[in-house]
RNA sequence: GCGCGCAUAGCUCAGCGGGAGAGCACUACGUUGACAUCGUAGGGGUCCCUGGUUCGAUCCCAGGUGCGCGCA
Numbered sequence: 001g002c003g004c005g006c007a008u009a010g011c012u013c014a015g016c017g018g019g020a021g022a023g024c025a026c027u028a029c030g031u032u033g034a035c036a037u038c039g040u041a042g043g044g045g046u047c048c049c050u051g052g053u054u055c056g057a058u059c060c061c062a063g064g065u066g067c068g069c070g071c072a
Base pairs, nucleotide, nucleotide: 001071002070003069004068005067006066007065010024011023012022013021018055026042027041028040029039030038048064049063050062051061052060
């Protein structure tokens, strides 16, 4: 330099163009003498960035950035 993949909650990851989600973690309450477990409820997001397409974009297209793999 070229090609491919990945980027979504604190972490690990789902998400077939219209509601942003799960598990773990966190907070509160219940349970216990206490802790843990368990149960219930709750908080937490610029969906990497900039443009484009579309009535509508996490999703499609272009460019950029970061990380990984391969080739040279």

RNAcentral holds the sequence, with entries from ENA and Rfam. A computed fold for a 72-nucleotide RNA from Dichotomicrobium thermohalophilum, annotated as transfer RNA. Its Rfam family is "tRNA". The family's RNA type in Rfam is transfer RNA. Gene Ontology term of the family: triplet codon-amino acid adaptor activity.